[in-house]
Context: one part of a larger RNA
Molecule: large-subunit ribosomal RNA, domain II
Organism: Conexibacter woesei
RNA sequence: GCCGGCGAGUUACUCGUCUGCGGCAAGGUUAAGCGAUGAGCGGAGCCGUAGCGAAAGCGAGUCCGAAUAGGGCGACAUAGUCGUAGGCGGUAGACCCGAAACUGAGCGAGCUACCCAUGGGCAGGUUGAAGCGGGGGUAAGACCUCGUGGAGGACCGAACCGACCUAGGUUAAAAACUGGGCGGAUGACCUGUGGGUCGGAGUGAAAGGCUAAUCAAGCUCAGUGAUAUCUGGUUCUCUCCGAAAUAUAUUUAGGUAUAGCCUCGGAUCAAUUGCGUAUUGGCCGUAGAGCACUGUUUGGACGCGGGGCCCUACCAGGUUACCAACUUCAGGCAAACUCCGAAGACCAGUACGUUUACUCCGGGAGUCAGUUGCUGGGGGAUAAACUUCAGCGUCAAGAGGGAAACAGCCCAGACCGCCAGCUAAGGUCCCCAAAUGCUAGCUAAGUGGCAAACGAUGUUCGAGUGCAUAGACAACCAGGAGGUUGGCUUAGAGGCAGCCACCCUUGAAAGAGUGCGUAACAGCUCACUGGUCAAGUGUUCGAGCGCGGAUAAUGUAACGGGGCUUAAGCUAGCUACCGAAGCUGCGGGUGCGUGAGACUUUCGAGUCGAUCGCGCGGUAGGAGAGCGUUCCGAUGCCAGUAAAGCGGCGGGGUAACCCAGCCGUGGAGGCUUCGGAAGUGAGAAUGCCGGC
Numbered sequence: 001g002c003c004g005g006c007g008a009g010u011u012a013c014u015c016g017u018c019u020g021c022g023g024c025a026a027g028g029u030u031a032a033g034c035g036a037u038g039a040g041c042g043g044a045g046c047c048g049u050a051g052c053g054a055a056a057g058c059g060a061g062u063c064c065g066a067a068u069a070g071g072g073c074g075a076c077a078u079a080g081u082c083g084u085a086g087g088c089g090g091u092a093g094a095c096c097c098g099a100a101a102c103u104g105a106g107c108g109a110g111c112u113a114c115c116c117a118u119g120g121g122c123a124g125g126u127u128g129a130a131g132c133g134g135g136g137g138u139a140a141g142a143c144c145u146c147g148u149g150g151a152g153g154a155c156c157g158a159a160c161c162g163a164c165c166u167a168g169g170u171u172a173a174a175a176a177c178u179g180g181g182c183g184g185a186u187g188a189c190c191u192g193u194g195g196g197u198c199g200g201a202g203u204g205a206a207a208g209g210c211u212a213a214u215c216a217a218g219c220u221c222a223g224u225g226a227u228a229u230c231u232g233g234u235u236c237u238c239u240c241c242g243a244a245a246u247a248u249a250u251u252u253a254g255g256u257a258u259a260g261c262c263u264c265g266g267a268u269c270a271a272u273u274g275c276g277u278a279u280u281g282g283c284c285g286u287a288g289a290g291c292a293c294u295g296u297u298u299g300g301a302c303g304c305g306g307g308g309c310c311c312u313a314c315c316a317g318g319u320u321a322c323c324a325a326c327u328u329c330a331g332g333c334a335a336a337c338u339c340c341g342a343a344g345a346c347c348a349g350u351a352c353g354u355u356u357a358c359u360c361c362g363g364g365a366g367u368c369a370g371u372u373g374c375u376g377g378g379g380g381a382u383a384a385a386c387u388u389c390a391g392c393g394u395c396a397a398g399a400g401g402g403a404a405a406c407a408g409c410c411c412a413g414a415c416c417g418c419c420a421g422c423u424a425a426g427g428u429c430c431c432c433a434a435a436u437g438c439u440a441g442c443u444a445a446g447u448g449g450c451a452a453a454c455g456a457u458g459u460u461c462g463a464g465u466g467c468a469u470a471g472a473c474a475a476c477c478a479g480g481a482g483g484u485u486g487g488c489u490u491a492g493a494g495g496c497a498g499c500c501a502c503c504c505u506u507g508a509a510a511g512a513g514u515g516c517g518u519a520a521c522a523g524c525u526c527a528c529u530g531g532u533c534a535a536g537u538g539u540u541c542g543a544g545c546g547c548g549g550a551u552a553a554u555g556u557a558a559c560g561g562g563g564c565u566u567a568a569g570c571u572a573g574c575u576a577c578c579g580a581a582g583c584u585g586c587g588g589g590u591g592c593g594u595g596a597g598a599c600u601u602u603c604g605a606g607u608c609g610a611u612c613g614c615g616c617g618g619u620a621g622g623a624g625a626g627c628g629u630u631c632c633g634a635u636g637c638c639a640g641u642a643a644a645g646c647g648g649c650g651g652g653g654u655a656a657c658c659c660a661g662c663c664g665u666g667g668a669g670g671c672u673u674c675g676g677a678a679g680u681g682a683g684a685a686u687g688c689c690g691g692c
Base pairs, nucleotide, nucleotide: 001692002691003690004689005688006687011092012091013090015089016088017087018086019085020084021083022082023081024080027047028046029045033041034040051058052057061073062072063071064070095233096232098230102223103222104221105220106219107218113197114196115195116194117193118192119191120190121189122187124156125155126154127152131148132147133146134145135144136143160184161183162182164181165180166179167178168177199215201211202210203209236626237625238624239623240622241621246259247258248257249256250255260367261366262364263363264362265361266360267359273357274354275353276352277351278350279349280348281347282346284344288340289338290337294334295333296332298330299329300328301327305323306322307320308319309318310317370395372393373392374391375390376389377388378387379386400411401410402409415588416587417586418585420584421583422582426578427577428576429562430561431560435575437574438573439572440571441570442569448564454548455547458545459544460543461542462541463540464539465538466537467536475532476531477530478529479528481505482504483503486500487499488498511526515524516523589616590615591614592613593612597608598607599606600605627681629678630677631676632675633674634673636671637670638669645665646664647663648662649661650659651658652657
């Protein structure tokens, strides 16, 4: 891992409550006990029949009260009670498995920590302390020197003890090892044997170390099915309905309570209750807009007041490219501004539609992590697959078609069947079902098939405006002069470093000069003018589609691909077709409503049911109807002429499932129907046991 078996809402209670069924009913019922384990007896007790008050108590009333007032709770009327089955709750382990822990009583120091007693062990080599002796030395010493001596938590290094580095090993040879190096090795050394100390306790040269492969409190058993607002698991089928992820509170935030939303029953075939659409009336201050208020704000006019300057002994006065109130003109802004003001929301009336959908009472829930899209806001950066509200939708709990693939986008809500039809979104060259469809334009960028500010004689269309046959624009030919080198400045400044001015003349025209140039001149050129040529040429604004801006990691890789250019791209229009579990057709099932008709009847009603209508996605969850397993009672049957079980062939039903017959195996029990009782259904729990 697979297969098989086992494996989870049970049981108890004179407990509570609700529903179904049954008995009796203003009553119902017994308990212990007695009695044949029977019938029955047993009325103690319990519930109901009266309430109110804290109570004494009073009583259809009572309590508060001084009250005959007023008010509260009651009465005027009724239904209970016992049993049984089921739903839910309570108390119990209470659906099952699962702690980390806590407490008690025991067992452990044959491992290890420390201690006590008594034994054992340490090759070999090196160094050479004290002391002592000889010699020297001294007044005596100190001291020096040569020997002797053999000290040391001394040195090197085996055994022995350890474990610093590295490699291997890591389902190991080994639950701590092996190889090669390494540390201590006469000591606070190592070691044998015997003994001692233990669980909040021991022991510890102290690491929370060690106390039998276990230690921030050992192990075993017991309390014990501890507790677990947590995780996991929870077993057959079909039918009807079908949520929530919110509010409030919470030592509360991943829990719970109440409400909200779901379901079932009743009130109830009641009430102009609800919902939808239309219409009528009301209401509101948002979007927008506006500036009348509150604020804010740009420019102008006017100018109170203030500042500066002048003047001035003081008072005054003059002036001002300064600031500036009020007023006024023009132009803006606002969630906490409004002279205004929609769409729409909300309230009500009316009409139509709608299987009471509304509301109330009662039984049972689940939900309290939501998610994403669009719209309107707050927070953030007009960031986030961000966060927080509101409205609507989707998913959640929704399959199908489209978007290449893609919970939340677009279309559309799957009862079942069909080798029938029509459509939606989206598509119609091939992959790939359907137009290589039609009409008119645009695009040349493979734009289409990612992106901005910004840039550009891309190209198409529209609207202005300048010049132009009295000849424009471009090109070419010619002129482009004189006063004058304007004045200043400067070494110089002659159109052309800089400053000032920018006139006049001749003329067809020509700047006191557009650019290049020179040291300064010179030189080239432009503006401007004439000629040649001959028809458009400049400029501005707007619109369509394109261009650049444009850089990422394996390989084209930013159309799903192939491939596409008067498209198979884009814009506008048209006609066909394809396309889904949508709609239609045909057949079938089922729920609810309707209910012709039939049957039964205790005349209250009950059962079946043609026709027609509306439905039938579904998680948590509610409600209903069934299938199967084991056993029990009753019933009718089968079976050695072969039961059950198992294997094979086969049939039936909407599902769980059921079954005739035959063959093989097997060898003694099995089944129908009606009831009853449950150790009643397995794929998951890192489930348990077994097999492979």